This is a predicted structure of a 266-nucleotide part of an RNA (large-subunit ribosomal RNA, domain VI) from Chroococcidiopsidaceae cyanobacterium CP_BM_ER_R8_30.
Taxonomically the source falls in Chroococcidiopsidaceae (Bacteria, Cyanobacteriota, Cyanophyceae, Chroococcidiopsidales).
[in-house]
Context: one part of a larger RNA
RNA sequence: CGCAAGAAGAUUGAGAGGAGCCCUCCUUAGUACGAGAGGACCGGGAGGGACGCACCGCUGGUGUACCAGUUAUCGUGCCAACGGUAGACGCUGGGUAGCCAAGUGCGGAGGAGAUAACCGCUGAAAGCAUCUAAGUGGGAAGCCCACCUCAAGAUGAGUCUUCUCAUGGCAAUAAGCCAGUAAGGUCACAGGUAGAACACCUGUUGAUAGGCAAGAGGUGGAAGUGCAGUAAUGCAUGCAGCCAACUUGUCCUAAUAGACCGAGGG
Repeated sequence: CGCAAGAAGAUUGAGAGGAGCCCUCCUUAGUACGAGAGGACCGGGAGGGACGCACCGCUGGUGUACCAGUUAUCGUGCCAACGGUAGACGCUGGGUAGCCAAGUGCGGAGGAGAUAACCGCUGAAAGCAUCUAAGUGGGAAGCCCACCUCAAGAUGAGUCUUCUCAUGGCAAUAAGCCAGUAAGGUCACAGGUAGAACACCUGUUGAUAGGCAAGAGGUGGAAGUGCAGUAAUGCAUGCAGCCAACUUGUCCUAAUAGACCGAGGG
């Protein structure tokens, strides 16, 4: 921009994409078959590989400043306690959320239709025979459905429900032009399990973000003080102190104030 008014929501599915895999074992059954050696079809059950989708409860990885330890050096006048730098974590030990796999679930199935090779039934041409000429049945990991996803720009633009509509000016032969509006929408604002931008989703009829409180979880026992020891240090106060993204609660702060677009009865 289109879908012959303007909107909001819900849909149908033409069409498109994805998936489609394989192995082993048990049983049927040492049966059928076979002189034996060997050794099934069909059917039932179990396990696994690779691949794919999803997730983070478990096992773990990362987690650039969440906690702790620690070396050198500088600083806060000194002690103590802290802070800076040592690559854009100084090094080391751990680690929440998120993301992730090596972790955990799930998937390929089953079914239906038309068929290929092939196997048939009935059956003439051709008194026989013949699956074929008329007619008719079976038959594949393949084809069309079915399973998952997208999908009406499917210009063939579909369908349903709901909402808004007789304002002003100019032109007047209007399905004309302009303006302000309606329903509605955009910007802006607070954000997101959404995201490169855009888009998408939520929001005062509010827990959206921050703060605060509690909890989970992480680290691992803070500072100060007291006690023991000549001291280094240890113990007690005290599962302490500190803490990011997590959970719940709470309107304390901020989602304000506003601006703009948007039909004229089709």